RNA sequence: GGAGGCGUGGUGUAGCGGUUAGCAUAUUGGCCUGUCAAGCCAAAGGUCGCGGGUUCAAAUCCCGUCGUCUCCGCCA
Numbered sequence: 001g002g003a004g005g006c007g008u009g010g011u012g013u014a015g016c017g018g019u020u021a022g023c024a025u026a027u028u029g030g031c032c033u034g035u036c037a038a039g040c041c042a043a044a045g046g047u048c049g050c051g052g053g054u055u056c057a058a059a060u061c062c063c064g065u066c067g068u069c070u071c072c073g074c075c076a
Stems, first nucleotide, its partner, number of pairs: 001072007010025004018056001027043005049065005
């Protein structure tokens, strides 16, 4: 330099056009328990990497860009 994959709450991930983005875990509060853990209930937590485009409508499709990973090539 070329090709491809990935980027979504703190962490790990689902969702691949259709209203208010789910799940697990962690965190906080409550219930339960002699206490803790476990269990149950609830809450908070997301610029869906960034910018632009298409569309009535974009996390999702397209383009650019950034980060990261894999493969190929070049130099040494």

The RNA shown here (transfer RNA) has 76 nucleotides and comes from uncultured Litorilinea sp. It matches the Rfam family "tRNA". By type it is a transfer RNA. Lineage of the source: Bacteria > Bacillati > Chloroflexota > Caldilineales > Litorilinea. The coordinates come from a structure-prediction model, not an experiment, and the mean pLDDT is 81.